[in-house]
RNA sequence: AAAGUAGGAGGAACAGCCGCGCUUUAGAGAUGUGCUCAAAGUGAGGAAAGUCCGAGCUCCGAAGAAUCGAGGCGCCCGGUAACGCCGGGGCGGAGUGAUCCGACGGAAAGUGCCGCAGAAACGAUACCGCCCGACUUCGGUCGGGUAAGGGUGAAAACGUGGUGUAAGAGACCACGGCCAUGUCCAGUAAUGGAUAUGGUGGGUAAACCCCGCCUGGAGCAAGGCCAAGUAAGGGAAGAGGAGUUGAUUCGCUCCGUUUGAUUCCCGGGUGGGCCGCACGGAACAACCGGGUAACCGGUUGUCAAGAUAAAUGGCUGUUACCCCGCGAUAGCGGGCGCACAGAACUCGGCUUAUCUUCUGCUUUCCCG
Repeated sequence: AAAGUAGGAGGAACAGCCGCGCUUUAGAGAUGUGCUCAAAGUGAGGAAAGUCCGAGCUCCGAAGAAUCGAGGCGCCCGGUAACGCCGGGGCGGAGUGAUCCGACGGAAAGUGCCGCAGAAACGAUACCGCCCGACUUCGGUCGGGUAAGGGUGAAAACGUGGUGUAAGAGACCACGGCCAUGUCCAGUAAUGGAUAUGGUGGGUAAACCCCGCCUGGAGCAAGGCCAAGUAAGGGAAGAGGAGUUGAUUCGCUCCGUUUGAUUCCCGGGUGGGCCGCACGGAACAACCGGGUAACCGGUUGUCAAGAUAAAUGGCUGUUACCCCGCGAUAGCGGGCGCACAGAACUCGGCUUAUCUUCUGCUUUCCCG
């Protein structure tokens, strides 16, 4: 210098003018009570986004039982209110490397599937080849054996060497790989190392399935209060009806049987307001301490948008940053340059979108 890799930071600042939302004012003005004006305070994000997880909060019938089903998760230890999140570690895989990726229990319970190619994709089989026998027109053909070699494929009965054999084969032997079990050592553990015995089973579970663990449902259009016409009133049927929310059953609760539950028809209309809801808390910032880290503890300080057709904006100037031109630098001039986007009950995560910038590390090359 180039290429790569991991992580951090920021998301413009100040002033003036105009405008908008919200809050407050023993403010002002009108006056049918929420409208105008004034002043002061305050006013988007790192993702406010996707709504994918985990919670708070709210309601549903006590969150009852049984059976069946549905969904999620799945190495270990730690962190956390909790998590499918985060940190560290183990194992497996990718990369020369920094580093990255992994739904990472079970394929020796059972079932299914394995395109094309290939003889054969899992318990069968043989295209070329090798060996034996028979025949032969001497090219080969037929029958049998074999799976070492070739060929196909992502994958073909573990690999190498030997024994053996007509040729061969875990058929047998040695060493090695892998699996199961036992023992010892290291580690909190996952796991790793050593050793003994037995074995040598193709892959696939983000296919069914099996094992273990977890899960009641709906969501601020939750829900509460005020107002009000889902009413009152009329007609008909009528003994059962309703409640939970994957299904069924049981259990339980409520309403009702002429004082008529419930269903249908007629009738008749609202579609507003307030609370929830604005930070006093799993809060934020700085410093100190503990921990490899995630994170935790202590001290001090701070109190921060709240709309409902939805405010948070615009202009001007200066500065910063970026780009272009000139210049050796300093600097000068120019640029409607400045991304993604926009709260709607609130938090903790993940994911996605996006501009600028800094730092560590890796590989290669060049110069001294």
Record summary: This is a predicted structure of a 368-nucleotide RNA (Bacterial RNase P class A) from a Candidatus Zixiibacteriota bacterium. It matches the Rfam family "Bacterial RNase P class A". Rfam links the family to the GO terms ribonuclease P activity, dimeric ribonuclease P complex and tRNA processing. From the family's description: Ribonuclease P (RNase P) is a ubiquitous endoribonuclease, found in archaea, bacteria and eukarya as well as chloroplasts and mitochondria. Model confidence (mean pLDDT): 75 of 100. Taxonomically the source falls in Candidatus Zixiibacteriota (Bacteria, Pseudomonadati). The RNAcentral record of the sequence draws on ENA. The gene name in the source record is rnpB.